[in-house]
Context: one part of a larger RNA
RNA sequence: GGACGAACGCUGGCGGCGUGCUUAACACAUGCAAGUCUACGAGAAAAAGGUAGCAAUAUCUUGAGUAAAGUGGCGCAAGGGUGAGUAAUAUAUAAGUAAUCUGCCCAUGGGUUUAGAAUAACUCGUCGAAAGGCGGGCUAAUACUAAAUAAUGCAGCGGCACCGCAUGGUGAUGUUGUUAAAGCCUAUAUGGCGCCUAUGGAUGAGCUUGUAUCAGAUUAGCUAGUUGGUAAGGUAACGGCUUACCAAGGCAACGAUCUGUAGCUGGUCUGAGAGGAUGAUCAGCCACACUGGAACUGAGACACGGUCCAGACUCCUACGGGAGGCAGCAGUGAGGAAUAUUGGGCAAUGCCCGCAAGGGUGACCCAGCAACGCCGCGUGGAGGAUGAAAGCCGUAAGGUUGUAAACUCCUUUUGAAGAGGAAGAACAUUUUCGAUCGAAUCGAAAACUGACUGUACUCUUAGAAGAAGCCCCGGCUAACUACGUGCCAGCAGCCGCGGUAAUACGUAGGGGGCAAGCGUUGUCC
Numbered sequence: 001g002g003a004c005g006a007a008c009g010c011u012g013g014c015g016g017c018g019u020g021c022u023u024a025a026c027a028c029a030u031g032c033a034a035g036u037c038u039a040c041g042a043g044a045a046a047a048a049g050g051u052a053g054c055a056a057u058a059u060c061u062u063g064a065g066u067a068a069a070g071u072g073g074c075g076c077a078a079g080g081g082u083g084a085g086u087a088a089u090a091u092a093u094a095a096g097u098a099a100u101c102u103g104c105c106c107a108u109g110g111g112u113u114u115a116g117a118a119u120a121a122c123u124c125g126u127c128g129a130a131a132g133g134c135g136g137g138c139u140a141a142u143a144c145u146a147a148a149u150a151a152u153g154c155a156g157c158g159g160c161a162c163c164g165c166a167u168g169g170u171g172a173u174g175u176u177g178u179u180a181a182a183g184c185c186u187a188u189a190u191g192g193c194g195c196c197u198a199u200g201g202a203u204g205a206g207c208u209u210g211u212a213u214c215a216g217a218u219u220a221g222c223u224a225g226u227u228g229g230u231a232a233g234g235u236a237a238c239g240g241c242u243u244a245c246c247a248a249g250g251c252a253a254c255g256a257u258c259u260g261u262a263g264c265u266g267g268u269c270u271g272a273g274a275g276g277a278u279g280a281u282c283a284g285c286c287a288c289a290c291u292g293g294a295a296c297u298g299a300g301a302c303a304c305g306g307u308c309c310a311g312a313c314u315c316c317u318a319c320g321g322g323a324g325g326c327a328g329c330a331g332u333g334a335g336g337a338a339u340a341u342u343g344g345g346c347a348a349u350g351c352c353c354g355c356a357a358g359g360g361u362g363a364c365c366c367a368g369c370a371a372c373g374c375c376g377c378g379u380g381g382a383g384g385a386u387g388a389a390a391g392c393c394g395u396a397a398g399g400u401u402g403u404a405a406a407c408u409c410c411u412u413u414u415g416a417a418g419a420g421g422a423a424g425a426a427c428a429u430u431u432u433c434g435a436u437c438g439a440a441u442c443g444a445a446a447a448c449u450g451a452c453u454g455u456a457c458u459c460u461u462a463g464a465a466g467a468a469g470c471c472c473c474g475g476c477u478a479a480c481u482a483c484g485u486g487c488c489a490g491c492a493g494c495c496g497c498g499g500u501a502a503u504a505c506g507u508a509g510g511g512g513g514c515a516a517g518c519g520u521u522g523u524c525c
Base pairs, nucleotide, nucleotide: 001525002524003523004522006521007520008519009518010517013377014376015375016374017373018372019370020369021335026333027332028331030330031329032328035074036073037072039071040070047062048061049060050059051058052057081288082287083286090213091212092211093210094209095208096207097206100205101204105201106200107199108198109197110196111195112194113147114146115145116144122137123136124135125134126133127132153178154177155176156175157174158173160171161170162169163168183193184192185191186189214260215259216258221251222250223249226248227247228246229245230244231243232242233241263285264284265283266282267278268277269276270275290311291310292309293308294307313324314323315322316321341367343366344365345364349363350361351360352359353358380410381409382408383407390401391400392399393398414466416461417460418459419458420457430446431445432444433443434442435441469514470513471512472511473510474495475494476493480509481508482507483506484505490497491496
């Protein structure tokens, strides 16, 4: 000198764009953050209206096959958070997988047959304070089960061809065995959405290998599933992954093991570079979800807002027993030098569900708070010497603040008030028309849709009006005098100032620097 997710002191006009718990992976009140559906059965109420009735009431229609709940499908493994652990089961990069899987999506081939038994919801009874159960009865399905059919699938046994990288791979082929399915909608037909099976693709993932990745030797030896083999089991898959048996190996001064520290990278800061430091925001990967362990479901989890067990903690309790997990968004307490609103909206972009209409989304888009950072603008411009008054200095002549002010003329960025502004963000969907065999698809037109927001922006009006501080002035280092103080009070980054003439302390005048900031502290280069 530069930089910062900064903090502190003094000060503070505006806008744009960013950024904002670095500490306690401490504990959390409250609300929201994951739903959705042309599969299925059942199915309210309020309210309004009608009929009967003196009325209470009864009953019918609408509300409505709606709401809410249930079975079922898909999603909940994404998105969002955090960095505790992890020094290699991670990351980066380059390869391999002839050792693998892949829901939804795309392409292609084939199929979608016949039956059955239940069960929730509901209803009845019953236990419990509750959470929640238990029993009887009824019912449906794209839920469940059985059977049929079946290959180019899978498995066993054969021989053949081609290829390769050890094991092997690919293709056609013979034979035996084995394995599927679900319906719904409508303008009812070569319809739409599905379902099953096979092959290929795409995407995503698993596994393996090479190289690289902090400090300590005041850590020198470490290791029994340990290293290898055989067999079996297990996995989507190779493998001591697991087990039995056999052998005695394997790693290490090119640093094993142990200890400490740490998420890694693209990047960021600095530097001429080499390098050094760092890993906030944004992007990729990994790990974690109160602590520890485990599996279930599923294409995918050993699952943040799922389950089970154990533990600590908190809460409810009728003392028998139950409930919970903000390292999601807000917010609270605590810790701390220190870090924001219990806001608006799904209008856009994306994601989930749905044929769609649409629904959901604290992702996201916006708004609020903070000079926390960067950038931009303003706090007026021109003229103006009686060089006014006043302050300060002074040898009392004068000098200086200083064209500075006053005064004159002008402008109005910004701010204030008022008006305009449905600007941009808007595309898509839907409807209609046309092309078309067409409800596919394409084209055109129209209508509808904005949280931000009466926002941005524009115009008008009055008026210099509402808007400057902070640090420094001994040398380094730009900028000097007076008074006060008297080794006191104090200053200080280093050298050092202060003990009666202090340009170094304090105040004032003047000056220098930067400027809505300026200084200090901390950290890095």